Predicted 3D model of a 674-nucleotide part of an RNA (large-subunit ribosomal RNA, domain II) from a Terriglobales bacterium. Its Rfam family is "Bacterial large subunit ribosomal RNA".

Context: one part of a larger RNA
RNA sequence: GCCAGCGAGUCAAUCGGCGUGGCCAGCCGAAGGGAGACACACCCCGAGGCGCAGCGAAAGCGAGUUUGAACAGAGCGUGAGUGGCGUCGAUUGGACACGAAACCAGGUGAGCUAACCAUGACCAGGAUGAAAGUCCGGUGACACGGACGGGAGGUCCGAACCCAUGUGGAUUGCAAACCAUUGGGAGGAGUUGUGGUUAGGGGUGAUAUGCCAAACGAACCUGGAGAUAGCUUGUUCUCUCCGAAAUCGCUUGCGGGCGAGCGUUGGGCGAUGACGAGCGGAGGUAGAGCGCUGCUUGGGCUAGGGGGCUUAAGCUUACCGAACCCAGGCAAACUGCGAAUGCCGCUCGGGCAGCCCGGCAGUUGGGCGUCGGGAGAUGAGUUUCGGCGUCGAGAGGGGAACAACCCAGACCCCCGACUAAGGUCCUCAAGUCUCGGCUGAGUGGGAAACGAUGUGCGCGUGUGAGGACAGCCAGGAGGUUGGCUUAGAAGCAGCCACCCUUGAAAGAGUGCGUAACAGCUCACUGGUCGAACGCGCGUGCGCGGAAAAUGGAACGGGGCUGAAGCCGAGCACCGAAGUCAGGGCAAGAGCAAUCUUGAGUAGGAGAGCGUUCCCAAGGCGGCGAAGGCGCAGGGGCAACCUGCGUUGGAGCGUUGGGAAGUGAGAAUGCUGGC
Numbered sequence: 001g002c003c004a005g006c007g008a009g010u011c012a013a014u015c016g017g018c019g020u021g022g023c024c025a026g027c028c029g030a031a032g033g034g035a036g037a038c039a040c041a042c043c044c045c046g047a048g049g050c051g052c053a054g055c056g057a058a059a060g061c062g063a064g065u066u067u068g069a070a071c072a073g074a075g076c077g078u079g080a081g082u083g084g085c086g087u088c089g090a091u092u093g094g095a096c097a098c099g100a101a102a103c104c105a106g107g108u109g110a111g112c113u114a115a116c117c118a119u120g121a122c123c124a125g126g127a128u129g130a131a132a133g134u135c136c137g138g139u140g141a142c143a144c145g146g147a148c149g150g151g152a153g154g155u156c157c158g159a160a161c162c163c164a165u166g167u168g169g170a171u172u173g174c175a176a177a178c179c180a181u182u183g184g185g186a187g188g189a190g191u192u193g194u195g196g197u198u199a200g201g202g203g204u205g206a207u208a209u210g211c212c213a214a215a216c217g218a219a220c221c222u223g224g225a226g227a228u229a230g231c232u233u234g235u236u237c238u239c240u241c242c243g244a245a246a247u248c249g250c251u252u253g254c255g256g257g258c259g260a261g262c263g264u265u266g267g268g269c270g271a272u273g274a275c276g277a278g279c280g281g282a283g284g285u286a287g288a289g290c291g292c293u294g295c296u297u298g299g300g301c302u303a304g305g306g307g308g309c310u311u312a313a314g315c316u317u318a319c320c321g322a323a324c325c326c327a328g329g330c331a332a333a334c335u336g337c338g339a340a341u342g343c344c345g346c347u348c349g350g351g352c353a354g355c356c357c358g359g360c361a362g363u364u365g366g367g368c369g370u371c372g373g374g375a376g377a378u379g380a381g382u383u384u385c386g387g388c389g390u391c392g393a394g395a396g397g398g399g400a401a402c403a404a405c406c407c408a409g410a411c412c413c414c415c416g417a418c419u420a421a422g423g424u425c426c427u428c429a430a431g432u433c434u435c436g437g438c439u440g441a442g443u444g445g446g447a448a449a450c451g452a453u454g455u456g457c458g459c460g461u462g463u464g465a466g467g468a469c470a471g472c473c474a475g476g477a478g479g480u481u482g483g484c485u486u487a488g489a490a491g492c493a494g495c496c497a498c499c500c501u502u503g504a505a506a507g508a509g510u511g512c513g514u515a516a517c518a519g520c521u522c523a524c525u526g527g528u529c530g531a532a533c534g535c536g537c538g539u540g541c542g543c544g545g546a547a548a549a550u551g552g553a554a555c556g557g558g559g560c561u562g563a564a565g566c567c568g569a570g571c572a573c574c575g576a577a578g579u580c581a582g583g584g585c586a587a588g589a590g591c592a593a594u595c596u597u598g599a600g601u602a603g604g605a606g607a608g609c610g611u612u613c614c615c616a617a618g619g620c621g622g623c624g625a626a627g628g629c630g631c632a633g634g635g636g637c638a639a640c641c642u643g644c645g646u647u648g649g650a651g652c653g654u655u656g657g658g659a660a661g662u663g664a665g666a667a668u669g670c671u672g673g674c
Stems, first nucleotide, its partner, number of pairs: 001674006011093010022082002026050003032044003054061002064076004096234002099231001103224006114198009123188001125157003128153001133148005161185003166181004200216001202212003209218001237608006247260005261363002263360007275349007287337001288335002293331008304320002306317004366391010396407003411584003416580003422574003425558003431571001433570006444560001450544002454541010471528005477501003482496003507522001511520002585598005609663001611660007619652002627647006634641002
C1' cells in the first nucleotide's frame, strides 16, 4: 500500500412539541400485595401527581378580582383534560466516536546512573631529584657553601586501567552512541569489586536543570477515569420537496456562545405581500451657487504699516496692504438653490406572495466584479462601509487555458429545429459575403509625459500669370569708421540714437568672421524659371519614446496587407444542458380538463430499500436450504428484488406486526492476511 473483518447520535429519568389509540370533569396507579411456568401481559391497592377558578403583597373576595372615591378606565382572568405508544428536540448522566499536554491518590524502582557508608582489590617501566641526615669547608658561635646521602611532589614521559580532544567511517549501523586513528589522566579530588543507604511537593548533584533503569523543568505502574478538549479528524443505504448564512446586538467576546435576521415544517388568518401605475408627503445628496462661514486670483480705491525727510506738528513714497467696489474661482464638517433614485402613506392592479402561533435547524472566517464613499500613495489579488450582481451552494456555451467577467439557471431520453454571448481563411462548426472609408506600422497583437514636414478629413488666414514659393545669375551702395565708450569698437563687446542721400533695391544692419579692419552672408531688389506656394487650428489612423533574467513567449497557433487589421452599413450562417418539437417520470394546485414546477452546500420535511432477532399465519427444502461464482433485451427512479445455470450440502423464505449491537471508503482508525 491493497484486501477482508470490526468501527461512531445509544440507553435511562425528567420536560416540551407533533402523530395516534384509551378513558373523560375527570385521568393515571408508586411502593407493596395477589395469581401465574421464570418474566411480561393480568388483578388488588387512591400514597401521590396533573386537571376541574381566578385575582390580589396580603387580609380577602370570587366568574371575577386588583388598583381606585368610583357603579370610570386599565391589568390579569372567565369550562378539557389525563395517561400509553411512536417520533422530533431539550436537560442530567462519558451522551456521536477516537485523541491530549496535565492534576490527584496509592504503590514500584538506586541490578542504569548521582552521592555517601562499610569492606576488599589495582596502578609495567622510565625521568626529575625537595626536606631531613652524614662528612668536609666556614664562623667566636650561628649563618652560609660543597660533597655524599636521601626519595618529596593533586611533579614529568609512558602501558595496564579510566576518560573521550580532532578527524574519518557508520547513519534501514556490528551498535537505539559503535569502529579506526589521534588525544587527556595515569600515586591521586585516582580507578575498581562486593555489601549497603538516600525516592518523586522527593533524592542526589565539584549546577549541566545533570542524573534517578535507552525521551526527567519534576520517574514509572495502577487507580480517580470513558478527567476535560469553545480544538482537529471521522461519522456507514436510496429517492422526493424546499433551501440558507458568513449580518445586527450582547459577551474575559473576536476560529466559541445567546437573542434577533435569513431556511424548513405544522396549524391559523384570508388579499393584507414583492412588484407596477396613479396620487400625496418628508428630505438637503449629485449638480449648482458664493448672499452666509472660510479659503483664493487680478484690478480699483482706502484706513493702517514699512521706507525717506524732519524743529515730532507734519510732509512724502514707483513698497506692503485689511475693510469696501469690479471681475474670476474653491469647500466632507459653507447653502439665500436643488434633482434623479431611494424612503413613508393611500387607491387600484397583483396568488410569484404575506402576516400570526408552534416544532426543528444551520449560519454570525466570506470572496470577486461594478457603482457611490472613507483609509492608503485618487498603491495593492490592500482595507472598511453602502447599492446591485455573481461565486459560495451553479453544471452548460464564450473568454486559448482561468470559482467571481459575458451569455444562460442542468427532472430523464432523442444521431431534430431556432437562437444568446461569441464567432464564420486553416486548426475549428459557420461568409476567403456585399458596399464605402482608413492603416503600411505586422500597427492590429502591451505602456506615459513628451517629440516629429507620416498620412486621411475639416476649418481659418495669407502670397501668386500685374509671375508667387524653392533654386540659379546679379546687385546689396554713399554721408560713415554715426555718437559714446574703449588700447581698439569700422553694421556685428557694450551704451545712446536709428537719420539723410542715390536708387530697381540695400538695416546706422540677420548670422559667421577679425586684435581691430578685411572677408563670407542675410534682410531688400532686378533677372531667369512658369504654377501653384506658405502659416495656423481641430480631428481619424499610424511613428518614436520601448531594457531582464530556462526557450519563440506582449495574436492560443498556423498564417493574414484593396485584409483573415480598424471604422461605418447590410444580408446570410454557425453556435448552449437557453427556447421549440417528440416521448417519459415526479411534486404542487384543481372535482376534473388541465396548469405550474422539478441546479443545489449547511439545513428542514417526506417516502422507501436492505440486515439480525422475536410473535402469528401460511409455506419451501437431500427430486438439494443458506452461502459462493456467473448470466438476464426480467421488475423497480433508486436503495434493491426476482429468475436461470453452476458450486455447495442442511436448513430457509413469504405476508402482517414487533425489537435493534441495522448499512463503511476515508478517522496518520483497530485486528488479521498478502

About this RNA
Taxonomically the source falls in Terriglobales (Bacteria, Pseudomonadati, Acidobacteriota, Terriglobia).